RNA sequence: GGGCGGUUAGUUUAAUGGUAAAACGUUGCAUUCACAUUGCAGAGAGCAUAGGUUCGAUUCCUAUACCGCCCA
Numbered sequence: 001g002g003g004c005g006g007u008u009a010g011u012u013u014a015a016u017g018g019u020a021a022a023a024c025g026u027u028g029c030a031u032u033c034a035c036a037u038u039g040c041a042g043a044g045a046g047c048a049u050a051g052g053u054u055c056g057a058u059u060c061c062u063a064u065a066c067c068g069c070c071c072a
Base pairs, nucleotide, nucleotide: 001071002070003069004068005067006066007065010024011023012022013021018055026042027041028040029039030038048064049063050062051061052060
C1' cells in the first nucleotide's frame, strides 16, 4: 500500500428496515444465626462518529476513527 471482518448495557454476545434482547454482573426483597446458593422484582445501552437513502435505519450506501486477520 491492497483485501476482508468487527465496533450494541459494567463484561460477553443477539437482533434479515417498524422505537434493542439474553447470559453474567449490579440493586432491592424473601430464604439463612451469618455468608453462599436459590426464588421474585428492578435499574442500566438509542447501537463507534458524521453524512446519505427511506414514511421509518442497529440493520442499506458513503466517508472517517479504532481493533483484528490475510496479501505484498